[in-house]
A computed fold for a 92-nucleotide RNA from Desulfonatronum thiosulfatophilum, annotated as c-di-GMP-I riboswitch aptamer. The coordinates come from a structure-prediction model, not an experiment, and the mean pLDDT is 85. Its Rfam family is "c-di-GMP-I riboswitch aptamer". Rfam's curators write: GEMM was predicted in a large-scale screen for bacterial structured RNA regulatory elements. NCBI's taxonomy places the organism under Bacteria, Pseudomonadati, Thermodesulfobacteriota, Desulfovibrionia, Desulfonatronum.
RNA sequence: CAUCCGCAAGGGCAAAGCAUUUCGAAAGGGUGCGACGCAAAACCACCGGCCUACGUUCCCGGCAUUGGGAAUAGGGUAGCGGGGUUGCCGGA
Numbered sequence: 001c002a003u004c005c006g007c008a009a010g011g012g013c014a015a016a017g018c019a020u021u022u023c024g025a026a027a028g029g030g031u032g033c034g035a036c037g038c039a040a041a042a043c044c045a046c047c048g049g050c051c052u053a054c055g056u057u058c059c060c061g062g063c064a065u066u067g068g069g070a071a072u073a074g075g076g077u078a079g080c081g082g083g084g085u086u087g088c089c090g091g092a
Base pairs, nucleotide, nucleotide: 003092004091005090006089012038013037017033018032019031020030021029023028036079042085043084044083046082047081048080049077050076051075054074055072056071057070058069059068060067
């Protein structure tokens, strides 16, 4: 330096749920409590998946500016998987 392993110590993160938010159209995010789990559960939406549909397009009704439906990511998920980047301790 590279790869693999996780049995010690010291630390780290934090699912669901609950509360909150003058962040968001929503999905979702932030904050607090919480702790299911995690050796990359650190970072990046590049590929696939999944969630949402403000806007856009189309359709139906209406004819009026309104109502309903379908499709769609420029939105999200890094704790769905793959990939990329970086990295603590111990061991082989």